[in-house]
Molecule: c-di-AMP riboswitch aptamer (ydaO/yuaA leader)
Organism: Geodermatophilaceae bacterium
RNA sequence: CGCUCAAUCAGCCCGAGGUUGCUCGCAGCCCACGGCUGAACCGGGGACCCACCGUUUGUGGGGUGAAUCGGCGCUUGCGCCGUAGGGCUAAAUCUUCCCAGCCCGAACCCGUCAGCUAACCCGGUAAGCG
Numbered sequence: 001c002g003c004u005c006a007a008u009c010a011g012c013c014c015g016a017g018g019u020u021g022c023u024c025g026c027a028g029c030c031c032a033c034g035g036c037u038g039a040a041c042c043g044g045g046g047a048c049c050c051a052c053c054g055u056u057u058g059u060g061g062g063g064u065g066a067a068u069c070g071g072c073g074c075u076u077g078c079g080c081c082g083u084a085g086g087g088c089u090a091a092a093u094c095u096u097c098c099c100a101g102c103c104c105g106a107a108c109c110c111g112u113c114a115g116c117u118a119a120c121c122c123g124g125u126a127a128g129c130g
Stems, first nucleotide, its partner, number of pairs: 001130004008039006017030006040125006050115001060113001061110004069082005085104004
């Protein structure tokens, strides 16, 4: 600098450290980490109306996310091949037509409980990669 992602921006406080001045002990300035507040963006809960069949331990149910669903193998925990879906880059194009390549297709959370949902309430701003 660029990419995935909501995961960015601004202000204030503290202040290791650095730097300047000098009356050598103080003061000013910059700033890491940390804390607070706000904006913006994102997510969850939550009426009437509408919708719904599944639940009361049940094969429970639900959430974030693109990350679902199949088949085969096997050392039943994994591996492989696909796939719904998603991302990047290039080309073409800006109505239509045409459109190569590379990658992902995970993981985690709630805790018996939540459809939608105005008012209202609560939370997140991380992580990873070139």